[in-house]
Context: one part of a larger RNA
RNA sequence: UUGGGCGUAAAGAGGGAGCCGGCGGCGAUACAUGUCUGGAGGUGAAAGCCCCGAAGGUAAACUUCGGAAAGCCCCGGAAACCGGAUCACUGGAGUGCGGAAGAGGAUCGUGGAAUUCCAUGUGUAAGCGGUGAAAUGCGUAGAUAUAUGGAGGAACACCAGUGGCGAAGGCGACGGUCUGGUCCGCAACUGACGCUCAGUCCCGAAAGCGUGGGGAGCAAAUAGGAUUAGAUACCCUAGUAGUCCACGCCGUAAACGAUCGAUACUAAGUGUCGGGAGUCAUAUCCCGGUGCUGCAGUCAACGCAAUAAGUAUCGCGCCUGAGUAGUACGUUCGCAAGAAUGAAACUC
Numbered sequence: 001u002u003g004g005g006c007g008u009a010a011a012g013a014g015g016g017a018g019c020c021g022g023c024g025g026c027g028a029u030a031c032a033u034g035u036c037u038g039g040a041g042g043u044g045a046a047a048g049c050c051c052c053g054a055a056g057g058u059a060a061a062c063u064u065c066g067g068a069a070a071g072c073c074c075c076g077g078a079a080a081c082c083g084g085a086u087c088a089c090u091g092g093a094g095u096g097c098g099g100a101a102g103a104g105g106a107u108c109g110u111g112g113a114a115u116u117c118c119a120u121g122u123g124u125a126a127g128c129g130g131u132g133a134a135a136u137g138c139g140u141a142g143a144u145a146u147a148u149g150g151a152g153g154a155a156c157a158c159c160a161g162u163g164g165c166g167a168a169g170g171c172g173a174c175g176g177u178c179u180g181g182u183c184c185g186c187a188a189c190u191g192a193c194g195c196u197c198a199g200u201c202c203c204g205a206a207a208g209c210g211u212g213g214g215g216a217g218c219a220a221a222u223a224g225g226a227u228u229a230g231a232u233a234c235c236c237u238a239g240u241a242g243u244c245c246a247c248g249c250c251g252u253a254a255a256c257g258a259u260c261g262a263u264a265c266u267a268a269g270u271g272u273c274g275g276g277a278g279u280c281a282u283a284u285c286c287c288g289g290u291g292c293u294g295c296a297g298u299c300a301a302c303g304c305a306a307u308a309a310g311u312a313u314c315g316c317g318c319c320u321g322a323g324u325a326g327u328a329c330g331u332u333c334g335c336a337a338g339a340a341u342g343a344a345a346c347u348c
Stems, first nucleotide, its partner, number of pairs: 003320004007302002012316001014203004021196003025089001027087003031083001034081001035078005041073003051067006092193001093190003096186005104179007111156001116151007127138002164171002208249006217243002222238004260315006268293010297304002321348003330341004
């Protein structure tokens, strides 16, 4: 716990769907439970507090008397706003029709370059490899190099672009099948169907885990060689998990734009991607994305600046000195690793 904040000081949940809840476009009609307003009245105990008037006491404190007073009830009134009700609207939202781009997703198949291994030939001959320099290592059982053939796994050079797509994680050879989303144009249809979202559910890089495959290259661990005072490292030679596939877990990252989502408004200039209008063709203009520069404004400054960190509204999440500590305990989840939730004493 008012308030003030959340790009970098503490703080936007990794991302999405979405129930409850909160909030919600335009017009008309009536209603009157919110709201506003009037009132004779009832209540609002006494004391006390606040306020007004008065008495006692020199005064104050104090004591006493009278009043006032929201609020609630009751009876009327108003109808702009909120609300529920009915009818209507099309600008929000969605559908349809016509076009378009894309590494969006899943699955099946295909391809070439390269590395490695195997076989054979050439080489008739001695080195190769590696480094700052070396050595370990490989090689006369013929390596390295070179040519042909074969095997196998993984990744897709150029195109490639502050290019594209996706909610985020992420997605890059080519083709087929299935499939999600987006943009532009038309304005035919529905008629507020919307925004956000506690809980909930789903997705979620890498590493890691379980079962079964696979294993070319790379490579934690490990071994050896160097370096060094030492070298449990950096460098070198090897090399196992793993990296790959299927199914099931894990649920975390500097999951970053360190910037939650939606809507509206607020100078310009200049690239680029998709679509449209326009033109003979440029030019120019419109919509949607993605960059840069920059005004007003804003900011502690840096900077941000129509993709806002500007001006506002709505909804959610989160922060509240540093350390202790994302620890302990408890609980939930997990096969485990651990994850989520998450303190205090004490110190400063």
Small-subunit ribosomal RNA, central domain from an uncultured bacterium, 348 nucleotides, folded computationally. Rfam family: Bacterial small subunit ribosomal RNA. Rfam links the family to the GO terms structural constituent of ribosome and ribosome. The RNAcentral record of the full RNA draws on ENA and SILVA.